[in-house]
Context: one part of a larger RNA
Molecule: small-subunit ribosomal RNA, 3' major domain
Organism: uncultured prokaryote
């Protein structure tokens, strides 16, 4: 000097506390383990691995395993012959292929070839999701958006090294202020970028309809208008700026006022110096190692979907704040031509017949759902929906292994869940639905978007995990 203490002190955080809802118990979906297997690809393993890479494994993907097949190779770039590419058709094979089999004879041109492309030959190569993240870039987790990490000069110490950055207020903050052998300065705090809340001005179509006129059983349905709402451009406002009280007269605190917003307004992008030899060679790149008729490459079939069990992450539940049945209440984000698919039709239904419109503020997705009104009366029920059986929809070459959906019948465990653990401070938790990537089909998962909307914070003794200053040390 740093790291450490069941040392001090000061100070913070959904860290306790104070509430509220959960998980742990039951069922299933989901990822690990473990085990089983010809495989059950492979990585990620305390917070910071386990609905994690996977924003979607039936074939493909796919790397794993079985059988079958190729060896200049599926792919690149050179050299040689040969043929235009290409496209049809049978016949074995599981499929890759393999063997016949007909068309076709293009383009440039100095007529010698030339280009593209396919085929033979030969090596020089290719190829590897083989190791090894403890050889590497590059990303990225983390502590942590926590207030901190440094420098240059001066000064002090023989030196490591201190000073500055400690201190006295204050602050979300190394924020600012005052004081001080320091004086400055850098990376980070902030603010500067985006969005939400108010106004104003400018633009009015596919948006809106106040006021005029016309029309319908009815609709901004038409003429029409640009007021409002919106939409998206430009501006403006918020600075403790004012006024009172506090404090060193200071920085700043508290408290009022106006105001759409008040002391950072809300969210969000933004992650210092470094730590974990922290993840990733399987997103790409790349050194060194190995394979090279195979550790490469094609295909078929299987597996990644096993299944005594362990565990995380979720969904649906036990019911009346409900659970059926009826009911034209009222959103916002998106997405759309290999689409979205209206209106009319069939069908209990999944879903099909037809196709209007729209490359979108114009058409469609689109029903929003918790909401109201009526019934069941406390039961393993009219709670619950696993599990099986039979029928059928859809998607796609194909749903056996291994997709979704419906319908009719089966109704299992489940009475709020031990020790233990999460989460959240307000338009938040709870709770309702709806949309979008991935995607042929497949969502309790992810990422967004709005409706309904609480309770509670006395307070820093404890518990966790951070700052800073001091002290002790057998530790680096």
């Nucleotide at each position: 000097u740093g790291a450490c203490g069941g040392g001090g002190g000061c100070c913070c955080g959904c860290a306790c506390a104070a509430g509220c809802g959960g998980u742990g118990g039951a069922g299933c979906a989901u990822g690990u383990g473990g085990u089983u297997u010809a495989a059950u690809u492979c990585g990620a393993u305390g917070c910071a691995a386990c609905g994690c890479g996977a924003a979607g494994a039936a074939c493909c993907u796919u790397a794993c395993c079985u059988a079958c097949u190729c060896u200049c190779g599926a792919c690149a770039u050179c050299c040689a012959g040969u043929g235009a590419a290409c496209a049809u058709u049978g016949c074995a094979g599981a499929g890759a292929u393999g063997c016949a089999u007909u068309g076709g004879u293009g383009c440039c041109u100095u007529c010698g070839g030339g280009a593209a492309c396919a085929u033979u030959g030969a090596g020089a190569c290719a190829g590897g999701u083989g190791c090894u993240g403890c050889a590497u870039g590059g990303c990225u987790g983390u502590c942590g958006u926590c207030a901190g990490c440094u420098c240059g000069u001066g000064u002090c110490g023989u030196g490591a090294g201190a000073u500055g950055u400690u201190g006295g207020g204050u602050u979300a903050a190394g924020u600012c202020c005052c004081g001080c052998a320091a004086c400055g300065a850098g990376c980070g705090c902030a603010a500067c970028c985006c969005u939400c809340a108010u106004c104003u001005u400018c633009a009015g179509u596919u948006g809106c309809c106040a006021u005029c006129g016309g029309g319908u059983c009815a609709u901004g349905c038409c003429g029409g208008g640009u007021a409002c709402u919106c939409u998206g451009g430009a501006g403006a406002a918020a600075c403790c700026g004012c006024c009172g009280g506090u404090g060193a007269c200071a920085a700043g605190c508290c408290g009022g006022a106006g105001g759409a917003a008040g002391g950072c307004g809300g969210g969000g992008a933004u992650g210092a110096c470094g730590u974990c030899a922290a993840g990733u060679c399987c997103u790409c790149a790349u050194g060194g190692c190995c394979c090279u008729u195979a550790u490469g490459g094609g295909c078929u079939g299987g597996g990644c979907u096993a299944c005594a069990c362990a565990c995380g992450u979720g969904c649906u539940a036990c019911a009346a704040u409900g659970g059926c049945g009826g009911u034209g209440a009222c959103a916002a984000u998106g997405g759309g031509u290999c689409g979205c698919g209206a209106c009319g039709g069939g069908g209990c239904a999944a879903c099909c017949c037809c196709g209007a419109g729209c490359u979108a503020a114009u058409c469609c997705c689109c029903a929003a759902a918790a909401g109201c009104c009526g019934u069941c009366u406390c039961a393993g029920u009219u709670c619950g929906g696993a599990u099986u059986g039979c029928a059928c929809u859809c998607u796609g070459c194909a749903a056996c292994u291994c997709g979704a959906g419906u319908g009719c019948a089966u109704g299992a465990a489940g009475g709020u869940g031990g020790a233990a653990u999460c989460g959240c401070u307000a338009g938040u938790a709870a709770u309702c639905g709806u949309g979008g990537a991935u995607c042929a089909g497949c969502a309790u998962g992810c990422c967004a978007c709005g409706g309904u909307g609480a309770a509670u914070a006395c307070g820093u003794u404890c518990c966790c995990g951070g700052g800073c200053c001091u002290u002790g040390u057998a530790c680096a």